[in-house]
Molecule: transfer RNA
Organism: Candidatus Zambryskibacteria bacterium RIFOXYC1_FULL_39_10
């Protein structure tokens, strides 16, 4: 150069056109003498941008950023 794949919270993962879901980490409470476990609560995310839709995390297309593979040079 082509041609696939992937991007959601401080990690991580689920949803697959209709209110984003668990775990872990944290934040307050209870338990406890403490400190750990352990129980209830809470807050926090869809890579930017255009498009289709009443309605995008999803489907189109582009930009970025990683991963594979082809192919080309010397």
């Nucleotide at each position: 150069g082509c041609g696939g794949c992937c991007a959601u919270a401080g990690u991580u993962u689920a949803a697959u056109g209709g209110u984003a879901u668990g775990a872990c980490a944290c934040g307050u409470c209870c338990u406890u003498g403490c400190c750990a476990a352990g129980g209830a609560u809470g807050a926090g995310a869809u890579g930017g941008g255009a498009g289709u839709u009443c309605g995008a995390u999803u489907c189109u297309c582009c930009c970025u950023g990683g991963c594979c593979g082809c192919a080309c040079c010397a």